The RNA shown here (transfer RNA) has 72 nucleotides and comes from a Paracoccaceae bacterium. The source organism's lineage runs through Bacteria, Pseudomonadota, Alphaproteobacteria, Rhodobacterales and Paracoccaceae. It matches the Rfam family "tRNA". About the family: Transfer RNA (tRNA) molecules are approximately 80 nucleotides in length. Its mean pLDDT, the model's own confidence on a scale to 100, is 83. The sequence is in RNAcentral, with records from ENA.

[in-house]
RNA sequence: GCUUCUGUGGCCAAGUGGUAAGGCGCAUGCCUAGUAAGCAUGAGAUCGGCGGUUCGAACCCGUCUAGAAGCU
Repeated sequence: GCUUCUGUGGCCAAGUGGUAAGGCGCAUGCCUAGUAAGCAUGAGAUCGGCGGUUCGAACCCGUCUAGAAGCU
């Protein structure tokens, strides 16, 4: 230098054009003498940045950025 892949709550992770699932963790309540476990409820991401396409974009296109792998 070229090619490919990845970036989504604190962490892991689904989604593949129509208002972002789930797990762990966290908070509150119940339970307990108390803690853990268990049960119930709840908060938390508008999706790496910018621009474009579209009635509508996490999803398609361009560019930038960070990381990984391969080639030279």